[in-house]
RNA sequence: AGAGUUUGAUCCUGGCUCAGGACGAACGCUGGCGGCGUGCUUAACACAUGCAAGUCAAGGAGAACGUUUUCUUCGGAAAAUUAUUAAACUGGCGAACGGGUUAGUAACGCGUAGGCAACCUGCCCUUAAGAUUGGGACAACCCUGUGAAAAUGGGGCUAAUACCAAAUAAUAUAAAACAGCUCUGGCUGUUUUAUCAAAGUAGGCUUCGGCUUAUACUUUUGGAUGGGCCUGCGUAUGAUUAGCUUGUUGGUAAGGUAAUGGCUUACCAAGGCUACGAUCAAUAGGUGGUUUGAGAGGAUGAUCACCAACACUGGGACUGAGAUACGGCCCAGACUCCUACGGGAGGCAGCAGUGAGGAAUUUUGCGCAAUGAGCGAAAGCUUGACGCAGCAACGCCGCGUGAUUGAAGAAGGUCUGAGGAUUGUAAAAAUCUGUUAUAAAGGAAGAAUAGCAUUUAUUCUAACAAAUUACUUGUUUGACGGUACUUUAUGAGAAAGCACCGGCUAACUUCGUGCCAGCAGCCGCGGUAAUACGAGGGGUGCAAGCGUUGUCCGGAUUUAUUGGGCGUAAAGAGCUCGUAGGUGGGUUUGUCAGUCAAAAUUGAAAUACAAUGGCUUAACCAUUGUCACGGUUUUCAUACUGUAAAUCUUGAGUUAUGUAGAGGUAAGUGGAAUUUCUGGUGUAGCGGUGAAAUGCGUAGAUAUCAGAAGGAACACCAAAGGCGAAGGCAACUUACUGGACAUAAACUGACACUGAGGAGCGAAAGCGUGGGUAGCAAACAGGAUUAGAGACCCUGGUAGUCCACGCCGUAAACUAUGAGUACUUGGUGAUGGGAGAUUCGACCCUUUCAUUGCCGGAGUUAACGCAUUAAGUACUCCGCCUGGGGACUACGACCGCAAGGUUGAAACUCAAAGGAAUUGACGGGGACCCGCACAAGUGGUGGAUUAUGUGGUUUAAUUCGAUGCAACGCGAAGAACCUUACCUGGACUUGACAUGUUAGUGAUCGUUCUGUGAAAGCAGUUCAUUUCUUAGGCUUGCCUAAGAACACUAUCACAGGUGAUGCAUGGCUGUCGUCAGCUCGUGUCGUGAGAUGUUCGGUUAAGUCCGGCAACGAGCGCAACCCUCGUUCCUAGUUGCCAGCGGGUAAUGCCGGGGACUCGUAGGAGACCGCCGGGGUCAACUCGGAGGAAGGUGGGGACGACGUCAAGUCAUCAUGCCCCUUAUAUCCAGGGCUGCAAACAUGCUACAAUGGCCGGUACAGAGGGCUGCAAAACCGCGAGGUUGAGCGAAUCCCACAAAGCCGGUCUCAGUUCGGAUUGGAGUCUGCAACUCGACUCCAUGAAGGCGGAGUCGCUAGUAAUCCCGGAUCAGCAACGCCGGGGUGAAUACGUUCCCGGGCCUUGUACACACCGCCCGUCACACCACGAAAGUCGGCAACACCCGAAGUCAGUGGCCUAACUCUUUGAGGGAGGAGCUGCCGAAGGUGGGGUUGGCGAUUGGGGUGAAGUCGUAACAA
Repeated sequence: AGAGUUUGAUCCUGGCUCAGGACGAACGCUGGCGGCGUGCUUAACACAUGCAAGUCAAGGAGAACGUUUUCUUCGGAAAAUUAUUAAACUGGCGAACGGGUUAGUAACGCGUAGGCAACCUGCCCUUAAGAUUGGGACAACCCUGUGAAAAUGGGGCUAAUACCAAAUAAUAUAAAACAGCUCUGGCUGUUUUAUCAAAGUAGGCUUCGGCUUAUACUUUUGGAUGGGCCUGCGUAUGAUUAGCUUGUUGGUAAGGUAAUGGCUUACCAAGGCUACGAUCAAUAGGUGGUUUGAGAGGAUGAUCACCAACACUGGGACUGAGAUACGGCCCAGACUCCUACGGGAGGCAGCAGUGAGGAAUUUUGCGCAAUGAGCGAAAGCUUGACGCAGCAACGCCGCGUGAUUGAAGAAGGUCUGAGGAUUGUAAAAAUCUGUUAUAAAGGAAGAAUAGCAUUUAUUCUAACAAAUUACUUGUUUGACGGUACUUUAUGAGAAAGCACCGGCUAACUUCGUGCCAGCAGCCGCGGUAAUACGAGGGGUGCAAGCGUUGUCCGGAUUUAUUGGGCGUAAAGAGCUCGUAGGUGGGUUUGUCAGUCAAAAUUGAAAUACAAUGGCUUAACCAUUGUCACGGUUUUCAUACUGUAAAUCUUGAGUUAUGUAGAGGUAAGUGGAAUUUCUGGUGUAGCGGUGAAAUGCGUAGAUAUCAGAAGGAACACCAAAGGCGAAGGCAACUUACUGGACAUAAACUGACACUGAGGAGCGAAAGCGUGGGUAGCAAACAGGAUUAGAGACCCUGGUAGUCCACGCCGUAAACUAUGAGUACUUGGUGAUGGGAGAUUCGACCCUUUCAUUGCCGGAGUUAACGCAUUAAGUACUCCGCCUGGGGACUACGACCGCAAGGUUGAAACUCAAAGGAAUUGACGGGGACCCGCACAAGUGGUGGAUUAUGUGGUUUAAUUCGAUGCAACGCGAAGAACCUUACCUGGACUUGACAUGUUAGUGAUCGUUCUGUGAAAGCAGUUCAUUUCUUAGGCUUGCCUAAGAACACUAUCACAGGUGAUGCAUGGCUGUCGUCAGCUCGUGUCGUGAGAUGUUCGGUUAAGUCCGGCAACGAGCGCAACCCUCGUUCCUAGUUGCCAGCGGGUAAUGCCGGGGACUCGUAGGAGACCGCCGGGGUCAACUCGGAGGAAGGUGGGGACGACGUCAAGUCAUCAUGCCCCUUAUAUCCAGGGCUGCAAACAUGCUACAAUGGCCGGUACAGAGGGCUGCAAAACCGCGAGGUUGAGCGAAUCCCACAAAGCCGGUCUCAGUUCGGAUUGGAGUCUGCAACUCGACUCCAUGAAGGCGGAGUCGCUAGUAAUCCCGGAUCAGCAACGCCGGGGUGAAUACGUUCCCGGGCCUUGUACACACCGCCCGUCACACCACGAAAGUCGGCAACACCCGAAGUCAGUGGCCUAACUCUUUGAGGGAGGAGCUGCCGAAGGUGGGGUUGGCGAUUGGGGUGAAGUCGUAACAA
């Protein structure tokens, strides 16, 4: 610091997602040790049990346990000690701290800075003074009642630092008076009145009177500490909460409080708060900080610290220095417990712990040793504060799980191209080490300025003593814990996992699975070769952890102060006026609020940062220092802003003179046109459309003439022109009226700009009331169109359109561009003024102000574009935006008569939606061009018979493939068996075929025969034996041994597969298309995709060439080079040829010979727009002509660019992977591929006279031939047979070419056309013609009389027509296919249209590319939401009722120790119980408010794999 994701690709906008950090976390897998931290975020839910607040030199009483002794009736009793005691009680202090929690609280609650002249403060320090004299009680205790208990009544005794009275007293308090100062009730001084004590306790001394010390006490001064109150500023959300308030705001008086104050009461006034957000609602403890971030910010408020609030819920006071009191009290309520039913008890949000809730959070531990707190003089006691330990990887930090050597690169695993690679120096093995662990031994610091004892000095005192303070020495105290740490011993021994490996994002392979199972943060993987699922191997990352989930910040400049935008992406309000507010021209002076500077103070500590230090290091901790930022106060500066005053004229405005104008309102006037009515003329149609029909018309239309009526709109002028704020405004005249502009002076003197709310205006449609209604025209009706037509078209037609008045308040109200001001190169128009120059004058010309257009530069923009009328450069103010959908919606509110408008969400859902531009593709868009594309011709096809192929159907099988063009006489250039892949049946298993291994036998190759059988096969059987090499032996051609080759039998590897996948592939092929295209390098342009080149003007068959041009070149294609046909030359003449010469024949190049000719072989020439002329840009080229065998690529062929169709082929072949292996392999027999109702495709033959038949007769080319072609001769009507000359072929043969020509016949018929079908007889091939061959002869003689809609080929040696040959092949289904020659036409005006293609341009929401995309209803399923009769809750108020405790007030007939008495009484004073009253919680009643749950039914919305109906949008 970025990345992924919208597209075919690009740039932009914009959302979603990821990588980082953090956590009081949880979950999954795993888990060695230690240190330091942290640990109910949920139910402020309920709590068993234990503990968490006590303590004390005063007082009383003086008990018990225990111990000892004595006595005893053995039950016990007494005494002493315990004892300056425990417990309890009275009293003092504490219990208001410490500890917990965050419910409430939006508040002076908190934070920060101040104020109190408006206050309090126990203990502590300090100042001054004092501490006198008396009195009466009450607990405990004893006695005696009540009660289950808790508790409590009565009687009696007693002490105090408990209580009471009196005295004393001030610089204290209160009141009054005076004086001075002063900041509100302040301070100082003087005078008068009222108010106080525990003479305690301890120590020492003592002459016993007392003195003194310490401490406690009283009053008082000041302080410290802690609190109380007040104020400025800051402190979260909602306006779909806009008004709130009656003690409310203020005053006076009184009360109350420590104190101010409506804090409370009475009276008076009517105020107070609020758009700078009151009130209301919902949420929330605040802060230091924590976390993230570069920062600004955002989120958060666990642990630690400060403040607040709370203590089962609500209310209340008491005590006290302090509470409205967590472990106190009273009352009410809910809940729990005990109960003898009468009544009582309780409050873990203290520490542990339990239940519940929950994804989830620990021990009913040890100790007061340390730190701190309470009490105490102290010892000390208490302390779940705290210190420690326990549990938990919950977090942070540290350490370890070994180190070195070690290649046979072991084994095993995995992969493999089978060689190897990898795991991997990894292991083993060897040598070491000993952190941790285990065992043993030693063993801290934390502990002291404490206490006690002691030494010395000091203070106090008249002095000593005692005591205080300081010091010396000694002694005592440790929960943790025998812990940290150290040493020794043992021993590599006991210690590694988790996630990931398609991209983002580091890391790849095999197998399994087969859109299944599954994964997934986003994009997306998975449909048989998955680096994405699962497993293995390997790798990467982190590591005692690793992942996942959740939340927050970041990335996100995606709320933009730093730091965004608004023409088209989301976004300028329809327009104007104007309030508040914001902003604001020049000069001078004052002031100093903002601003700047300095100082002071504050911003607690902790945290953060830095340095240093302490734990072995780190985390952690300590010390010191510091940044940052905020507030307050004082002082200084005065440029700028503000403010006060003065002044100026340039902004703004006023006046004057002119000008233009559909500016507005009202009244009046006018002509043209439509329609209607009246009358005339006139007759059969009119009207309307793509074509029609509805409609009108013989009752006289349309047409035409004249007249009349009525309403609405104003042709020409007219324009990119004018006016207006916008909407908008158009005949003419008049009246009233708004604004603008120009010019020249004068005047005012900043009066200005913008503008939240607000007000006004505001097209069309619509609404209300009343008019009006000619034309037009929603709705509606009819006619057409159509599959339908609720539309487009036509005929009618009502609201409405018009007027008046009143509503509505919206539009693509658009320049999709808010208003204002200033600045910034230009060109050219238009409108309205002015000036100059010139002129007799008007034009023309120059210049200036205002308005309005076009083009274009800088600049800007994502691009398109904008460009002095900015979308440029700046400033001021307002409005608005923050992904798409849901949603111009719901609910609520306001407005409206209604329609509806304004404001305006959420749930849910998607990963996009969108802008501009690019390349293609497409268009029932455009321009140009080409093609047998159409047209013009010609011949077919579609009808018939038949052949072949296909679909279908049938079948045991009818093998498989090919399926629009581009499958269908296609693979197949030939299925009777074979082929053959299919079916039935029979067999075989290392196999029909290949290679190798092991063992055995044998030469091999061969060969005879038998049985069974359909054959294959199975089971047997005969004959013959031996080749080569080496070694040895000998009888010298024999034997033995070994080996090689070969065969057989058995075995193992393997063979084999026309089995699947052409969507895993190679190769080959088809198609667009023989169409003219497809690209590249460099340069240039563009942010980029891309463009340019390749476009343009010509031209061509052609991206062929020329010219021009930011392009210049090049490549693959085109063309040419190749083959063939056409002319000619040369060449070599056999098997070809024969002109001339010779010979010969019945005849024939038959022979000699020849190379002239034809022909054949090899090689050349020739054609190039070369020549002439016209056109054309002095071009390319084109048109015409000459010459020429051939003329404009001469005809034909081969040759097929980049690519498209997942086109075809795994069955030609090859091949990955999968599958079968006594079978999906192999062999054999028979059958099938030929089956047949109807359908399609391609052909043949015909339908006849341009013909059929018969006879005669002429002329080819190209091929084939030894398993062959076969002559001649003979036989047969014929197919053919017999025989076999010649020929491996320019020699011989196939082989007669046919149409044609000549002659004859038929005479328009189902025929002398046509030949199917069928019967009979044959021939040939072949093991074999039944299924299932071809041919011949005789006989038979179907359909068919030129073919509907439609559709195909062909532009010249072409179509048409006629024969010939070949491949395959035993034969043949061939009428097919591939070739060859013979005869030999017609037509093309032309490019409007159909089809296909090319190029340019245009639009696009398409890119799988129009066979595209896509909309809505309906049906089904699911999801969230709204409405809904109602129903059930919550909350906060209001009114009334009841009214606990309690304070206060009143009363107090009843009661009362302290004081009092000149009434001695139960008198007085003083007080109390009780009662009454005000207030008052909970509760009750009532009507409303607000909010939520449920709700039959209902509404739209969203999502869903192929549903239904149409086709609205994207191409005019």
This is a predicted structure of a 1516-nucleotide RNA (small-subunit ribosomal RNA) from an uncultured bacterium. Its mean pLDDT, the model's own confidence on a scale to 100, is 81. The sequence is in RNAcentral, with records from ENA.